[in-house]
Molecule: transfer RNA
Organism: Bacteroidota bacterium
RNA sequence: GGGUGUGAAGCUCAAAGGCUGAGCAGACGGUUGUUAACCGUCCGGUUGUGGGUUCGAAUCCCACCGCGCCCG
Numbered sequence: 001g002g003g004u005g006u007g008a009a010g011c012u013c014a015a016a017g018g019c020u021g022a023g024c025a026g027a028c029g030g031u032u033g034u035u036a037a038c039c040g041u042c043c044g045g046u047u048g049u050g051g052g053u054u055c056g057a058a059u060c061c062c063a064c065c066g067c068g069c070c071c072g
Base pairs, nucleotide, nucleotide: 001071002070003069004068005067006066007065010024011023012022013021018055026042027041028040029039030038048064049063050062051061052060
């Protein structure tokens, strides 16, 4: 340099065009003589960036950026 895959919460990942979610982590509380475990609530996102399509985009298209793989 060419091809290809991927990027979302602190981490691991759902969401196949229509409310952005779960588990773990964190905070608070319940339970317990205390801790652990368990249960509940809360917190946490510009869905990499910028455009395009659409009534509507995490999702489809294009460019760029980061990372992985293959080729040279």